[in-house]
RNA sequence: AGAGUUCGAUCCUGGCUCAGGAUGAAUGGUAGCGGCAUGCUUAACACAUGCAAGUCGGACGGGAAAUGGUGUUUCCAGUGGUGGAUGGGUGAGUAACGCGUAACAACCUGCCCUUGGGAGGGGAACAACAACUGGAAAUAGUUUCUAAUACCACGUAGGCUGAGGAGUAAAAGGAGGAAUCCGCCCAAGGAGGGGCUCGCGUCUGAUUAGCUAGUUGGUGAGGCAAUAUCUUACCAAGGCGAUGACCAGUAGCUGGUCCGAGAGGAUGAUCAGCCACAUUGGGACUGAGACACGGCCCAGACUCCUACAAGAGGCAGCAGUGAGGAAUUUUCCGUAAUGGGUGAAAACCUGACAGAGCAAUGCCGCGUGGAGGUAGAAGGCUCACGGGUCAUGAACUUCUUUUCUCAGAGAAGAAGCAAUGACGGUAUCUAAGGAAUAAGCAUUAGCUAACUCUGUGCCAGCAGCCGCGGUAAGACAUAUGAUGCAAGCGUUAUCCGGAAUGAUUGGGAUAAAGUGUCUGUAGGUGGCUUUUCAAGUCCGCCGUCAAAUCCCAGGACUCAACCCUGGACAGGCAGUGGAAACUACCAAGCUGGAGUACGACAGGGGCUGAGGGAAUUUCCGGUAGAGUGGUGAAAUGCGUAGAGAUCGGGAAGAACACCAACGACUAAAGCACUCUGCUAGGCCGACACUGACACUGAGAGAUGAAAGCUAGGGUAGCAAAUGGGAUUAGAUACCCUAGUAGUCCUAGCCGUAAACGACGGAUACUAGGCACUGCGCAUAUCGACCCGUGCAGUGCUGUAGCUAAUGCGUUAAGUAUCCCGCCUACGGAGUACGUUCGAAAGAAUGAAACUCAAAGGAAUUGACGGGGGCCCGCACGAGCGGUGGAGCAUGUGGUUUAAUUCGAUGCAAAGCGAAGAACCUUACCAGUGCUUGACAUGCCGCAAAUCCUCUUAAAAGAGAGGAACGCCUUCGGGAACGCGGACACAGGUGCUGCAUGGCUGUCGUCAGCUCGUGUCGUAAGGUGUUGUGUUAAGACUCGCAACGAGGGAAACCCUUGUGUUUAGUUGACACCAUUGAGUGUGGAACCCUGAACAGACUGUUGGUGAUAAGCCGGAGGAAGGUGAGGAUGACGUCAAGUCAUCAUGCCCCUUAUGCCCUGGGCGACACACGUGCUACAAUGGGUGGGACAAAGGGUUGCGAUCCCGCGAGGGUGAGCUAACUCCAAAAACCUGUCCUCGGUUCAGAUUGUAGGCUGCAACUCGCCUUCAUGUAGCUAGAAUCACUAGUAAUCGUCGGUCAGCCAUACGGCGGUGAAUUCAUUCCCGGGCCUUGUACACACCGCCCGUCACAGUAUGGGAGUUGGCAAUGCCCGAAGUCGUUAACUUAACCACAAGGAGGGGGAUGCCGAAGGCAGGGUUAGUGACUGGAGUGAAGUCGUAACAAGGUAGCCGUACAGGAAGGUGCGGCUG
Repeated sequence: AGAGUUCGAUCCUGGCUCAGGAUGAAUGGUAGCGGCAUGCUUAACACAUGCAAGUCGGACGGGAAAUGGUGUUUCCAGUGGUGGAUGGGUGAGUAACGCGUAACAACCUGCCCUUGGGAGGGGAACAACAACUGGAAAUAGUUUCUAAUACCACGUAGGCUGAGGAGUAAAAGGAGGAAUCCGCCCAAGGAGGGGCUCGCGUCUGAUUAGCUAGUUGGUGAGGCAAUAUCUUACCAAGGCGAUGACCAGUAGCUGGUCCGAGAGGAUGAUCAGCCACAUUGGGACUGAGACACGGCCCAGACUCCUACAAGAGGCAGCAGUGAGGAAUUUUCCGUAAUGGGUGAAAACCUGACAGAGCAAUGCCGCGUGGAGGUAGAAGGCUCACGGGUCAUGAACUUCUUUUCUCAGAGAAGAAGCAAUGACGGUAUCUAAGGAAUAAGCAUUAGCUAACUCUGUGCCAGCAGCCGCGGUAAGACAUAUGAUGCAAGCGUUAUCCGGAAUGAUUGGGAUAAAGUGUCUGUAGGUGGCUUUUCAAGUCCGCCGUCAAAUCCCAGGACUCAACCCUGGACAGGCAGUGGAAACUACCAAGCUGGAGUACGACAGGGGCUGAGGGAAUUUCCGGUAGAGUGGUGAAAUGCGUAGAGAUCGGGAAGAACACCAACGACUAAAGCACUCUGCUAGGCCGACACUGACACUGAGAGAUGAAAGCUAGGGUAGCAAAUGGGAUUAGAUACCCUAGUAGUCCUAGCCGUAAACGACGGAUACUAGGCACUGCGCAUAUCGACCCGUGCAGUGCUGUAGCUAAUGCGUUAAGUAUCCCGCCUACGGAGUACGUUCGAAAGAAUGAAACUCAAAGGAAUUGACGGGGGCCCGCACGAGCGGUGGAGCAUGUGGUUUAAUUCGAUGCAAAGCGAAGAACCUUACCAGUGCUUGACAUGCCGCAAAUCCUCUUAAAAGAGAGGAACGCCUUCGGGAACGCGGACACAGGUGCUGCAUGGCUGUCGUCAGCUCGUGUCGUAAGGUGUUGUGUUAAGACUCGCAACGAGGGAAACCCUUGUGUUUAGUUGACACCAUUGAGUGUGGAACCCUGAACAGACUGUUGGUGAUAAGCCGGAGGAAGGUGAGGAUGACGUCAAGUCAUCAUGCCCCUUAUGCCCUGGGCGACACACGUGCUACAAUGGGUGGGACAAAGGGUUGCGAUCCCGCGAGGGUGAGCUAACUCCAAAAACCUGUCCUCGGUUCAGAUUGUAGGCUGCAACUCGCCUUCAUGUAGCUAGAAUCACUAGUAAUCGUCGGUCAGCCAUACGGCGGUGAAUUCAUUCCCGGGCCUUGUACACACCGCCCGUCACAGUAUGGGAGUUGGCAAUGCCCGAAGUCGUUAACUUAACCACAAGGAGGGGGAUGCCGAAGGCAGGGUUAGUGACUGGAGUGAAGUCGUAACAAGGUAGCCGUACAGGAAGGUGCGGCUG
């Protein structure tokens, strides 16, 4: 310090997630030791048991025990004193003077310290004790006695009150032989402690905006330690609040702690300070101090006891129990230390404390051994089988003993002469023993250090995010290895960080985000000069911010953690002294900001009243006579009752053509015929006046298109809704015809728009250029322009700069300042609830649960568009012939079957793999068999190998007989072949073409695809490759931030078309001779064949074009603009096809998924599709005669000739290893003749008979022949295919495969031989440029809403059940305060009546709990109901993204299954 994740890729915005640290933690594996810390975060839930606050006999009367008694000693209930207000616990309440900090008026203070003074003389009781009584008990009562440091008067001091007179008003003794000590009272001061007051600081919510009657103040009285509405009576009507009162929620506060570079955020365990509380609520008493944790009274709940009358209790003290919970310890030891209480003291008490125990809960430290050791051991894992790795790791040799075991010694902590140690025989030291007692956890796809094997097969599982798993998983699980940390390691939870993700250091045109606009209050900010002052500001000093902590230095436990000592920064608050630049204040000025007055000017600025013409519709009348209107095409509609058209006249309402613009005005909304009246603002000029009067602006006010609403008018046109007609699958739409609200006016309401420049207002500064509007100056002129220039406004372009980019750019989105409004991931949602406004529609304000890992901006490259431009192609069109209809052949699907083997499936599968299934092939099925195997290599043994015959069997196979005895040899044997045996292995057309190689198809023979360097851009990328012309072509030319290059195209190659040369056999032959015949001789001219050359290049000419590239026409030429055809197929696309051509990884089978064999199947048959053949006939069919090819094939072959057969064929076998011979006859064609338009002399299916051929074999299942039979079919619906010249069409011919053939297929060959192309509008496909995009699996894309189903959270809801805080009334405990007839009464007064005073009781005010009532608020639940999110898949449509097929969107209104539609106004995104 960053990283992952949106995209095909990029930059940005923006969320989510991770790496770090921490914890009072929990949890899962694991675990050797020690030191120091820490340990109910939940139920302030309930508590058994024990302990946690007593002490004093030197205050007092007494009782008891010991001793035989006195004395003495010890103990003790009670009176009395002091302490139980400290210590210890907890955090419920509390948003408060509670806490923190800084101050301070009017106070109190036991014990302690200092100082001054004092304690005279009296009196009366009450406990205990004793007796009696009530009660179960707790405990209570009556009578009698008694002491004090208990209680009460009197006197006096000092003090206090008061102007003064005066008033009020203290004391106690004890111990000791004594000195004396300990106490007591008053007063003053101190220390420490406490009470009260105040400035400042101290969480969230405005969907809490008004709160408050003792409330705010005053006077009198009361009360208090003290101030005070603290209380009360009266008077006044105040007080608080947008700087957030009141209300609601949450919370103990702080020093500190954790994180962070810091600013800061979170937190408030342990330790320390303060506060609050003690079962819940109330109350007082005592006291220096309490409204009191281990005190009292009352009420409530709960628990216990009970004899039912009554009683007892309070662990949020230490242990401990139950419960709750993910979760937190021993019913331990000791008063040795420290501290506290009492006491004169000894001492007693002390669950404070000091220690130990339990827990890896944390921090720190140590160890589990060190050195050597390669035969690189065994074993594991892996492997290309060679090895590699675990790994010097182990074994082995040697060394050491921290730790461990045992034994011995043994502290400090103890102060103050001695005594006194829980911890503890602990720490520590010494000796002995022996490597001995001691390593795990997590991870291993990326982030993130560390990889392989096996298993599994979208299963099981993992996951912090992205994501992994569907048969080769580095992501699951195991294993080996590795990595990280280590007595720990992971996980979970929480906090901070990273997060610059609440930002002072960030943002707001388009990503979330500028109020629709203006005026203006509070507030904030504010021009120039000179003073005053010192609030802000700056500087110095002082006080304080407890200690601990943090930091620094040092010390000490062996180190460290821990601990000890010392020091200090920064910052806050308060005080004090100074400075005076800036801000503020005071005072005085100034004119530049701002304003007023003056003179001109422009303008659809506003309001108001008049006037005008064109058009539309309608009414009346005339002419005329059949249509009109409307659309893509129609129809509804209107019209012979006279429309439409045309002419004349009248009426009405609304809007104002041209001018008109890039223009003008207004705050915005907005504003346009002409004119009058009233009125606001602006600009310019001159420069008179005021003298900072300014800017912004929360609340507030005003204004605010369209739609809509209320009331009243008006209504020509247009037109939501609605009716009808079309379109359509439907059409609640688009189109048409009608048409109501509305649109218009008046008076009111509403308050919203894409109210947009998606850009708040103001001020200053920062290059230019061009244009327009208004005014001025200057110039010029007779005058008006033009040119130049100043100010104000409106636009375009552009520098610097800014920006993520697009873009903005003196009219900023630049550089700065001031003020306001707003945003913080998407969705849920501008929704719900609440409130305000509105008559309503609705507007404003405005969440959460839940859900996802994205949503989004700009730009890039593609792809796509029912976007645009240019261009091409048998792409359309123009033609010709087909397919689709029939029969048959063949292939496929489907079905069937024991099997109908497998593959191929839009174009680019389907006469395809298959250039040929009767057996074989063959992979399928049934059955008989074999198991080292049909085939390969290695080992051993036997045997020549081999051939013939027979039996059995369906065959394979099994058995038997016979013939024969090879080759080489060093004689041991060996090689080949055969048989037998054992093991390694063979074998597989078994799976996966989505693991692969290779090969192939397709876009497409389309013209494209890229690279290097340079350059532009943050980048993806661009440029080049775009543009102009041109081409079949990215072929070429010119231009150009590009210059070059490669693969493609072209060319090179083959065939064909012409010629030349050469060569002439088996081919050919003119001339000469010659023959039955190019037959022989001959010659090499011709044809032909083979080889080698030539030829064509826009070379030439005219035109055109930029003079270029090229194009058009012509000449010559066999051929002319790539002459024709072929081969040749760029980068890539389709997980295209093929594991069944072959090869191959992995998986699977191994007496079978291998191998041999027989038979069957691949040939089935309701049907559907593809490709073909033959036809439907007269341009024909039958038949007789006649003519002309090319290219192939042939010795297991082609087979002439002759004979036989109607024929297929049979017999014979000349010739040919082929320019020689054979297949071989070419056919269409020509010619003669028959048929004459009919299911025919067309067509030939099907079937029957008889034959032929191949072959072991022709039934399933071959071909051919003869005779007979003679189905469908008379040119074929929607639709669809091929073809541009020697082409289509038509005619025959050959070949491969092959015994034969289901071939009508496939591949060649020649014969005859057309038509049409106007042209690119349209269909399809493709190329280039451009544009839009919400697509990138790329339009077969994306995507919206209703409905149905499942489950989730949530709103409403008749209600219902609780909680909380108040209010009013009732009742009213304890208790303080007050009153009190009657009752009672020791101290004093009286002097014996009684009084003062007190007490009980009663009573008054207040008063907790409780009750009643109506409200508030909050939570749970609720039949039913509303929308929302999610879900693999469903239904209906197709609204949006492209011109998304009606451009979209915003506001509003209406109606509609739904997306959505339409009207009105607005925006361009």

This is a predicted structure of a 1469-nucleotide RNA (small-subunit ribosomal RNA) from Allium sativum. Taxonomically the source falls in Allium (Eukaryota, Viridiplantae, Embryophyta, Amaryllidaceae). It matches the Rfam family "Bacterial small subunit ribosomal RNA". Rfam links the family to the GO terms structural constituent of ribosome and ribosome.